[in-house]
């Protein structure tokens, strides 16, 4: 002087599943009614793309563990068991969600800014 990873903040994109039954409770409609919209409760069904939660090889770390060459021993190499770390869009369905329209929303892209591996 250029500038990866990561972070923040705006902007754009973003799927799925019940207009499911019962009760209540307000409201509109007629003025006659078994009609239809909001909200609470519940009762089955369903979704995975806030979040949470589980796991596999292979590295890798560790053991008063077992075998093997090889050695005087220690260590230390090779094999095995044994415990630790160990990922997702996989999977769980706790949470969240499930006509419209809001919102949410994993990831994606663009923009500024932090950041400063590396050149």
């Nucleotide at each position: 002087g250029g500038g990866a990873a990561g972070g923040a903040u705006g902007c754009g994109g973003g799927a799925g599943a019940g207009u499911u039954c019962c009760g209540g409770u307000u409201c509109c409609g007629a003025u006659g009614a078994u009609g239809g919209g909001g909200c609470c409760g519940g009762a089955c069904g369903c979704c995975g793309a806030a979040g949470g939660g589980g796991c596999a090889a292979g590295c890798c770390c560790g053991g008063u563990g077992c075998g093997g060459a090889a050695c005087g021993u220690c260590g230390g190499c090779c094999g095995c068991c044994c415990g630790g770390a160990g990922a997702a869009u996989c999977u769980u369905u706790c949470a969240g969600g499930c006509a419209g329209c809001a919102g949410g929303g994993a990831c994606c892209g663009c923009a500024u800014c932090c950041g400063g591996a590396c050149c």